Context: one part of a larger RNA
């Protein structure tokens, strides 16, 4: 020095565990904010670094309700207190709520600085309280060029707007990598991303729709399954990719503009009258409807998505809630054995090893002073009808449509309908107009150029309940622990490591070595201390000690 055996050290794998995650289902909630949010800064405890809570009334104050013996958070000890005159704790409603932050009196390098600003209090300046941003809307005052007027300016009033927020939604903009085995049309993709806006959903929505083919039929929108990877489209490449129709979910329809009548205000006119604006009535449709004129019939029926609202239900604390003992083993019984019991409860968790009957719970039953929500008896309010005739007054205009050049439609200009908007041209009012994939005829369907509309659908930052052939500390969230922390970066940003004594601290009094250490040896606790806090188990690499063999 090597090998072997034994015993250690170091190390932290493995096993077991779970306080944390991940995914899902069902409910709820779907917003917060100038009555100052989200998020922070700084404070706040007898003593307090961090976390949590709270705000100069500062781990808290008041009231109402629950609850019933302990309590002063994580956090032990000390000091000092509170509590059956009901504390701590839980729920509801309030009070307080520094400074920054939309931040709003002005400013600023956020958490700071400056207003002898205005008003009230005070003793005048100190000090205290309140107010003082902008925009929009309404009303009022004032008032240019410019006579009237208007713009502008000023004031009052308004829980108006602003800022934040995970995804979902609508709109305005809008890539590239990539694919096409290169690449330009094309694709990726109207995706990512940016901007604006809204809601608990949003959007869409009550036919100028489809269909059919000269015969019929359907009847708003949305979503799902099929139709179908079909018809198409496509450097006919790569790819893109319907609809009709069928089956389901849900189901709901309405209001205006105009004709005509009237009121009010203003203009014109001597006046009748007429014009304009606003308001009220009327009216809302495609077997065309409505108006007006005259006639007949008739005061009914049905509905509501509006407002209020009784009873009742839910949510935000809770309450009651069955049934077990013994024996031995053991540190400990819940395991074993013996004998019982409950069950509308044998889900789950805890308890010194595995518990239906020990504890918390569970099935079931019950419960709210206060707040909130659902349903909604009922009340109010609102809406709602005809028949045939005449008349030809109305039926949404720079619109439809056309041209040019684009975009959207599964559809790349194509035979290219349909929809949208830019520029130019530019109709008709029912003997009217649009559509049925160029266009024309016939036929059929439907009434554009105004608006509203639940449900079925999408999503989950957040709350509750439940579940998992999900993870179990190099896994599962980046984060089981003072984690978006420490640390890195000027910054945008990047971003860790780190869980486990024991049933119970019973956390080792006292003695010894030592530096009043560290560490260790006794003693003691404990079932165990090779469970001793660098603490469950404790693999390997690596380092030793002893012994044996070999060199």
């Nucleotide at each position: 020095g090597g090998c072997g055996u034994a015993c250690g050290g170091c190390g932290g794998a493995u096993g077991c565990c779970u306080a944390g995650g991940c995914g899902a289902u069902g409910a709820g909630a779907g917003g917060c904010g100038a009555u100052g949010a989200a998020g922070g800064a700084c404070g706040u405890g007898g003593a307090c670094a961090g976390c949590u809570g709270c705000g100069a009334a500062a781990a808290g104050c008041u009231c109402c309700g629950g609850g019933g013996a302990g309590c002063c958070g994580c956090u032990a000890a000390c000091a000092g207190g509170c509590u059956u005159u009901g504390a701590u704790c839980c729920g509801g409603a309030g009070a307080u709520c520094u400074c920054c932050g939309a931040a709003u009196g002005g400013g600023a390098c956020a958490a700071c600085c400056c207003g002898c600003g205005c008003a009230g209090g005070g003793a005048c300046u100190a000090c205290c309280u309140g107010c003082c941003a902008g925009c929009c809307g309404u009303c009022a005052g004032u008032g240019a060029a410019u006579u009237c007027a208007u713009a502008g300016c000023u004031g009052a009033c308004g829980a108006g707007c602003a800022g934040c927020c995970a995804a979902c939604c609508c709109g305005g903009g809008g890539a590239a990598c990539u694919g096409a085995a290169a690449c330009a049309u094309c694709u990726a993709a109207g995706u990512a991303c940016c901007c604006g806006g809204a809601g608990g959903a949003a959007a869409a929505g009550a036919a100028a729709u489809c269909a059919a083919a000269u015969c019929a039929g359907a009847g708003a929108u949305u979503c799902c399954c099929c139709u179908a990877g079909u018809a198409g489209u496509g450097g006919c490449g790569a790819g893109c990719g319907a609809a009709c129709g069928g089956g389901g979910a849900a189901g709901a329809g309405c209001c205006u503009a105009a004709a005509c009548c009237g009121a009010u205000a203003g203009g014109g006119g001597u006046a009748a009258c007429u014009c304009u604006a606003u308001c009220g009535g009327g009216g809302u449709c495609g077997u065309g409807g409505g108006g007006c004129c005259a006639g007949c019939a008739c005061c009914a029926u049905g509905g509501g998505a509006c407002u209020c609202a009784a009873a009742g239900g839910g949510u935000u604390a809770g309450a009651c809630g069955a049934a077990c003992g013994g024996c031995g083993u053991g540190g400990a019984a819940g395991a074993g054995c013996c004998g019982g019991c409950c069950a509308g409860a044998g889900a789950g968790g805890g308890u010194g090893a595995c518990a239906g009957c020990c504890c918390c719970u569970u099935a079931g039953u019950c419960g709210a002073a206060a707040a909130u929500u659902c349903c909604g008896a009922g009340a109010g309010c609102c809406c709602u009808a005809g028949c045939a005739g005449g008349u030809a007054c109305c039926c949404g205009a720079g619109u439809a449509c056309c041209g040019c050049a684009g975009g959207a439609c599964a559809c790349g200009a194509g035979a290219a309908a349909u929809c949208c908007a830019g520029c130019g041209g530019g109709a008709a009012u029912c003997u009217g107009g649009g559509a049925g994939g160029a266009c024309c005829a016939u036929c059929u369907c439907c009434c554009a150029a105004g608006g509203c509309u639940a449900a079925a659908u999408a999503c989950u930052a957040c709350u509750c309940a439940u579940c998992g052939a999900c993870c179990g500390a190099u896994a599962g969230u980046g984060a089981a622990c003072u984690a978006g922390u420490a640390c890195c970066g000027c910054g945008a940003g990047g971003g860790a490591a780190a869980g486990g004594u024991g049933a119970a601290a019973a956390g080792a009094a006292c003695c010894c070595c030592g530096g009043u250490u560290a560490g260790g040896g006794g003693a003691g606790u404990g079932a165990a201390a090779u469970a001793g806090a660098a603490c469950c188990u404790g693999a390997a690499a690596c380092c030793g000690u002893a012994c044996g063999c070999c060199u």
Predicted 3D model of a 551-nucleotide part of an RNA (large-subunit ribosomal RNA, domain I) from a Myxococcota bacterium. Model confidence (mean pLDDT): 85 of 100. The sequence was found in a public genome assembly. NCBI's taxonomy places the organism under Bacteria, Pseudomonadati, Myxococcota.